[in-house]
RNA sequence: CAUGAAAAAGGCAAACCAGUCCGUGAGGCUGGGACGCAAAGCCAUGGGUCUUCAGCAAAGAAGAGUGCCAGGUUGCCAAAA
Numbered sequence: 001c002a003u004g005a006a007a008a009a010g011g012c013a014a015a016c017c018a019g020u021c022c023g024u025g026a027g028g029c030u031g032g033g034a035c036g037c038a039a040a041g042c043c044a045u046g047g048g049u050c051u052u053c054a055g056c057a058a059a060g061a062a063g064a065g066u067g068c069c070a071g072g073u074u075g076c077c078a079a080a081a
Stems, first nucleotide, its partner, number of pairs: 003078002011037002016032004021028002035067001041073003045070003049064005
């Protein structure tokens, strides 16, 4: 550099449940939970998805979301080849 083990030490946390919580909404936050994850760390940069507004439609505006796929960037561990 590459690769990712029925390895080790740690890490994250889907569905679902709860809340005198926040948001029109998609969703978010906190606690529980554990399906999974080698970047399931970080960045809405490209595509896709979802919401609201507006529109006859096409085009559009503002958002959500990186645990959909790429891209950028940082990084733990070390068997075999």